[in-house]
RNA sequence: CCAUCGAAAAGGCAAAAUCCGGGUAACCGGAUGACGCAAAGCAACCUGUUCUGAACUUCAGGAUGGAGGAGCUGCCGAA
Repeated sequence: CCAUCGAAAAGGCAAAAUCCGGGUAACCGGAUGACGCAAAGCAACCUGUUCUGAACUUCAGGAUGGAGGAGCUGCCGAA
């Protein structure tokens, strides 16, 4: 220095709920709030879940990264 790993320290993010706004909806953004998180950072490639439209058991378009896999990047340095 790198990989694995996750003690400590410094920090970081922000579930549900409520209010406001956007959207047919799923859901998203902001504020409050903290259930939790070592990637709960990025990203929709695959799968899952979900919404809309048509179909008749499929197709198309959306959503979800705090559902899983794979990918990229990152703080610290004990065993």